[in-house]
Annotation:
Model confidence (mean pLDDT): 85 of 100. Small-subunit ribosomal RNA, 5' domain from uncultured spirochete, 534 nucleotides, folded computationally.
Context: one part of a larger RNA
RNA sequence: GAACGAACGCUGGCGGCGCGUUUUAAGCAUGCAAGUCGAGCGGCAAGCACGGCCUUCGGGCUGUGCCUAGAGCGGCGAACGGGUGAGUAACACGUAGGUGAUCUGUCCUGGUGUCGGGGAUAGCUUCUGGAAACAGAAGGUAAUACCGGAUAGAGACCUGCCGGCUGCGGCUGGUGGGGGAAAGGCGCUUCGGCGCCGCACUGGGGUGAGCCUGCGGCUCAUUAGUUAGUUGGUGGGGUAAUGGCCUACCAAGGCAACGAUGAGUAGCCGGCCUGAGAGGGUGAUCGGCCACACUGGGACUGAGACACGGCCCAGACUCCUACGGGAGGCAGCAGCUAAGAAUCUUCCGCAAUGGGCGAAAGCCUGACGGAGCGACGCCGCGUGGGUGAUGAAGGCCGAAAGGUUGUAAAGCCCUUUUCUGCGUGAGGAAUAAGCCUGGGAGGCAAUGCCCGGGUGAUGACGGUAGCGCAGGAAUAAGCCCCGGCCAAUUACGUGCCAGCAGCCGCGGUAACACGUAUGGGGCGAGCGUUGUUC
Numbered sequence: 001g002a003a004c005g006a007a008c009g010c011u012g013g014c015g016g017c018g019c020g021u022u023u024u025a026a027g028c029a030u031g032c033a034a035g036u037c038g039a040g041c042g043g044c045a046a047g048c049a050c051g052g053c054c055u056u057c058g059g060g061c062u063g064u065g066c067c068u069a070g071a072g073c074g075g076c077g078a079a080c081g082g083g084u085g086a087g088u089a090a091c092a093c094g095u096a097g098g099u100g101a102u103c104u105g106u107c108c109u110g111g112u113g114u115c116g117g118g119g120a121u122a123g124c125u126u127c128u129g130g131a132a133a134c135a136g137a138a139g140g141u142a143a144u145a146c147c148g149g150a151u152a153g154a155g156a157c158c159u160g161c162c163g164g165c166u167g168c169g170g171c172u173g174g175u176g177g178g179g180g181a182a183a184g185g186c187g188c189u190u191c192g193g194c195g196c197c198g199c200a201c202u203g204g205g206g207u208g209a210g211c212c213u214g215c216g217g218c219u220c221a222u223u224a225g226u227u228a229g230u231u232g233g234u235g236g237g238g239u240a241a242u243g244g245c246c247u248a249c250c251a252a253g254g255c256a257a258c259g260a261u262g263a264g265u266a267g268c269c270g271g272c273c274u275g276a277g278a279g280g281g282u283g284a285u286c287g288g289c290c291a292c293a294c295u296g297g298g299a300c301u302g303a304g305a306c307a308c309g310g311c312c313c314a315g316a317c318u319c320c321u322a323c324g325g326g327a328g329g330c331a332g333c334a335g336c337u338a339a340g341a342a343u344c345u346u347c348c349g350c351a352a353u354g355g356g357c358g359a360a361a362g363c364c365u366g367a368c369g370g371a372g373c374g375a376c377g378c379c380g381c382g383u384g385g386g387u388g389a390u391g392a393a394g395g396c397c398g399a400a401a402g403g404u405u406g407u408a409a410a411g412c413c414c415u416u417u418u419c420u421g422c423g424u425g426a427g428g429a430a431u432a433a434g435c436c437u438g439g440g441a442g443g444c445a446a447u448g449c450c451c452g453g454g455u456g457a458u459g460a461c462g463g464u465a466g467c468g469c470a471g472g473a474a475u476a477a478g479c480c481c482c483g484g485c486c487a488a489u490u491a492c493g494u495g496c497c498a499g500c501a502g503c504c505g506c507g508g509u510a511a512c513a514c515g516u517a518u519g520g521g522g523c524g525a526g527c528g529u530u531g532u533u534c
Stems, first nucleotide, its partner, number of pairs: 001534004006530005013381006019374002021339001026337003030334003035076003040073002047066008083292003093216007102209002107205008115149001117147002124139006157178009184197005218264003225255003230252008267289004271282004294315005317328004345371001347370003353367001354365004384414004394405004419471006428461001434455007478523005483504003490517004499506002
């Protein structure tokens, strides 16, 4: 000199864009943060329509149809998105490769099929236990829930034989055998079917993931030896898949001064800061990867988890209890307590972007979009401009003359960024459904499907940004320094005192160094100090 997620002191007008618990991975009151589908299913409160019965004429009971709240079965999602950095010195990360050792729901694209049966169980009803959480028994019902059967040429999977290729367990061609599936719903119909959304098996693609390998980046040798599933082999098991991943047996290996093992510290990177560079420091915000979700362990479901707002067990802690037993997990968004030098609103909205579900309308979304608070940072603007010498008054210095503050002020003439008031007022919105219309593929046709054109809702921010009019210089300057380094001095007070100080050093009676004042210098809505890095 530069920098900062900063803090502290004094001061503080506006706007834009960013950033905001670096400490205690400490504990948490309250609310919200993951649902959705009635076009999968049975059913039902209320409602509507129609019918029947009764009626004290208010209505009540009941049947059918429509619609469908809450609850339930089922599907998809909940593995994303959001948070944190504890752990981890490791194939965790970065980079370059490999997988002839692998998987991949939804999505895109191709092929083939979607036949025919069965038994249950929630909900519901009745009953029982319990304070509750919840649980049990009996009866009975549905499905795109569950279970058999049929079919499956080619291909996928398993496998016998023959051939070709390959460094390799494999790839590929021929041939034979084995062997696995499904679910319906909605619309239209001329009742034959057709269309859309699905369902099953399967090929390819895409995306995502698993695994393996070379290389790279911390400290300590006052840590020198370490290792028994340890290193390798064979058989077996396990996995989507290789492998001591696991197991039985066999061999005795493996690593290490090119630093093993141990200990300490630490998430890694793109980046960021500094520097002419080389390098050094760092890993907040944003993006990629990893790890974690009160602590430890475990599996289930699933395409995907060993699963933050799922389950089970153990532990610590908190809460409820009828003492028998139960409930909970903010390192999600706000917010509270504690800790600390220190870090925000228990706000608005799904209008936009994105995500989940749905055929769609739509619903959900503390992701996100916004507003609020904080000079925490960067950037921009303003606190007025011109004129104005009797160089006013006052202050300070000086014995005086005078000098200086100083065109500074006042005065006069302007302007209106900002401010206040009034008015006007975008863009962020693309289009969806619907309606009208043109064309196309395919059908006997209709609905539907594909490609366009027109029309056509929706704004949290917010009456915001911007613009116009009116008013009036009106609403707005501080902080540090002045001995040298280092730019800017005089006077008074003090008297090795009080004090200053980054270093050298000032102060003991004329202190340019302390304190105050005047003047000056520097920066300016900031200025200094402290801390840290180069």
Overview: The source organism's lineage runs through Bacteria, Pseudomonadati, Spirochaetota, Spirochaetia and Spirochaetales.